[in-house]
Predicted 3D model of a 476-nucleotide part of an RNA (small-subunit ribosomal RNA, 3' major domain) from an uncultured rumen bacterium. The RNAcentral record of the full RNA draws on Greengenes and SILVA. The coordinates come from a structure-prediction model, not an experiment, and the mean pLDDT is 83.
Context: one part of a larger RNA
RNA sequence: UGACGGGGGCCCGCACAAGCAGUGGAGUAUGUGGUUUAAUUCGAAGCAACGCGGAGAACCUUACCAGGUCUUGACAUCUGACUGACGCAUCCUUAACCGGAUGGUUCGUACGGGACAGUCAAGACAGGUGGUGCAUGGUCGUCGUCAGCUCGUGUCGUGAGAUGUUGGGUUAAGUCCCGCAACGAGCGCAACCCUUAUUCUUAGUAGCCAGCGGUCCGCCCGGGCACUCUAAGGAGACUGCCAGGGACAACCUGGAGGAAGGUGGGGAUGACGUCAAAUCAUCAUGCCCCUUAUGAUCUGGGCUACACACGUGCUACAAUGGUGGAAACAAAGGGAAGCGGCCCCGCGAGGGUGAGCAAAUCUCAAAAAUACCGUCCCAGUUCGGACUGUAGUCUGCAACCCGACUACACGAAGUUGGAAUCGCUAGUAAUCGCGAAUCAGCAUGUCGCGGUGAAUACGUUCCCGGGUCUUGUACA
Numbered sequence: 001u002g003a004c005g006g007g008g009g010c011c012c013g014c015a016c017a018a019g020c021a022g023u024g025g026a027g028u029a030u031g032u033g034g035u036u037u038a039a040u041u042c043g044a045a046g047c048a049a050c051g052c053g054g055a056g057a058a059c060c061u062u063a064c065c066a067g068g069u070c071u072u073g074a075c076a077u078c079u080g081a082c083u084g085a086c087g088c089a090u091c092c093u094u095a096a097c098c099g100g101a102u103g104g105u106u107c108g109u110a111c112g113g114g115a116c117a118g119u120c121a122a123g124a125c126a127g128g129u130g131g132u133g134c135a136u137g138g139u140c141g142u143c144g145u146c147a148g149c150u151c152g153u154g155u156c157g158u159g160a161g162a163u164g165u166u167g168g169g170u171u172a173a174g175u176c177c178c179g180c181a182a183c184g185a186g187c188g189c190a191a192c193c194c195u196u197a198u199u200c201u202u203a204g205u206a207g208c209c210a211g212c213g214g215u216c217c218g219c220c221c222g223g224g225c226a227c228u229c230u231a232a233g234g235a236g237a238c239u240g241c242c243a244g245g246g247a248c249a250a251c252c253u254g255g256a257g258g259a260a261g262g263u264g265g266g267g268a269u270g271a272c273g274u275c276a277a278a279u280c281a282u283c284a285u286g287c288c289c290c291u292u293a294u295g296a297u298c299u300g301g302g303c304u305a306c307a308c309a310c311g312u313g314c315u316a317c318a319a320u321g322g323u324g325g326a327a328a329c330a331a332a333g334g335g336a337a338g339c340g341g342c343c344c345c346g347c348g349a350g351g352g353u354g355a356g357c358a359a360a361u362c363u364c365a366a367a368a369a370u371a372c373c374g375u376c377c378c379a380g381u382u383c384g385g386a387c388u389g390u391a392g393u394c395u396g397c398a399a400c401c402c403g404a405c406u407a408c409a410c411g412a413a414g415u416u417g418g419a420a421u422c423g424c425u426a427g428u429a430a431u432c433g434c435g436a437a438u439c440a441g442c443a444u445g446u447c448g449c450g451g452u453g454a455a456u457a458c459g460u461u462c463c464c465g466g467g468u469c470u471u472g473u474a475c476a
Base pairs, nucleotide, nucleotide: 001476002475003473004472005471007470008469009468010467011466012465013464015460016459019424020423022421023420026315027314028313029312030311031310032309033308034306035305042053043052064301065300066299067298068297069296070295073125077124078123079122080120081119082118083117084116088103089102090101091100092099106115107114127290128289130288131287132286136284137283138279139278141275143273148187149186150185151184152183153182154163155162156161167178168177169176193267194266195265196264198235199234200233201232202231203230204229207225208224209223212222213221214220238261241255242254243253244252245251317417321376322375323374324373325372327370333364334363335362338357339356343352344351345350383414388409389408390407391406392405393404394403430452431451432450433449434448435447436446
């Protein structure tokens, strides 16, 4: 000087407390361990691995296993010789690739050759999701959006170092004020960026319809751009104003005006560093290793196994509910090998047809919780829906291993969950549906969107983590 303390002081955080809803019990989805297996490919491991890489394993993917094949190779450049093709079509063999046979067929020229492709031979080489993340780059997690981390000059100290950065206040903040052997500066904080909340101007189609006319009653048409909205540019919030407190400061408390008030809400943004944290399987890369195989290719299987254990979800156990009928109100997105209206067929999943739309025009598209009118009457039930049987639909070369969905039948556990434990402070929790990426098909996952919409916070004694000052020294 750090680090540490079941030392002290001050302070903060859904850290506790106060509340709300969960997890832990059930069924199931998914990930992991374990076990099994020819293989169940590999990685991730307290917080910070475990719905994680994987934004989507039937084949492919695929790296794994079994079997069949290839050896200058599936991919790149170069050298030599030959051919004019290669692609393609037909046939044989095969599980398929591989292998074999037949057919026909180039471009352009300065006529030498060239371009392109194939075959043969030999090489140089290719190739490796093989090893090492403890050789590395890059990227990224975490402490932590915590308020810290440093430097120049000066001064003090023999020196390591100190000072500045400590102190008194204050702040979300090393934020600012005052003081001070310090004076300044840098990276962080804040601001500048995006979005949301109010308004003005400009603009008016594909958006809108107040007033006027027509009307098939649909802004449909004429018409209009006032309103909604859209999207460009402005305005607006700055403790600016008032009062009180404070040291006349920084600032704090209350108030006015205002759509918004003291960082308005949300996002992006992550200092010096820590964990030899993660990744050689995104990519790149040193070294090592394989080279008729640890490379390449095909068929089938596996990654989907199943006495069990754990994590994360979904659905429930019901009446604030289930079910039937009829009625209403979103936002944000996607769409051409696409979205697919209306109509017809089917109980339905869907099928037929193909209007419109590269979309403020058409379409996916029905929002659902909700309110209203019935029914059930507290039961393992008209709760719950696992599992199973039969018949189907769709995608796809192909749904046996191993897809999703539909109809009918079947109707399990489960009556609110031990010890323990997680999230959340407001348009939040809880609850309700909608969309997108990936994607032929396949979400209870992920990422977004809106609808309805709470309770509680006395406080900082305690648990956890962190900041700062100080104290002690087993430790460096």